[in-house]
Molecule: transfer RNA
Organism: Dermatophagoides pteronyssinus
RNA sequence: GCAAGGGUGCCCGAGUGGUUAAGGGGGGAGACUUAAGAUCUUCUGACGAGAGUCGCGUGGGUUCGAGUCCCAUCCCUUGCA
Numbered sequence: 001g002c003a004a005g006g007g008u009g010c011c012c013g014a015g016u017g018g019u020u021a022a023g024g025g026g027g028g029a030g031a032c033u034u035a036a037g038a039u040c041u042u043c044u045g046a047c048g049a050g051a052g053u054c055g056c057g058u059g060g061g062u063u064c065g066a067g068u069c070c071c072a073u074c075c076c077u078u079g080c081a
Stems, first nucleotide, its partner, number of pairs: 001080007010025003018064001026044006045054003057073005
């Protein structure tokens, strides 16, 4: 340089263009326990007092509607040269 695959929360990771960005880990609070462990319940992206607004590497585009399609670009993995 060329080709293919990938980038989603603190971590892993799912997600037919159509209500809500799953699930698990980890963490917080509570129940239980003499105490702990295990187990159970609940909460857990950002900003905001709230209402609400924003968020899928970054910047644009298409569309009534984009994590998903298109273009550019950055990074990672693999192969080829």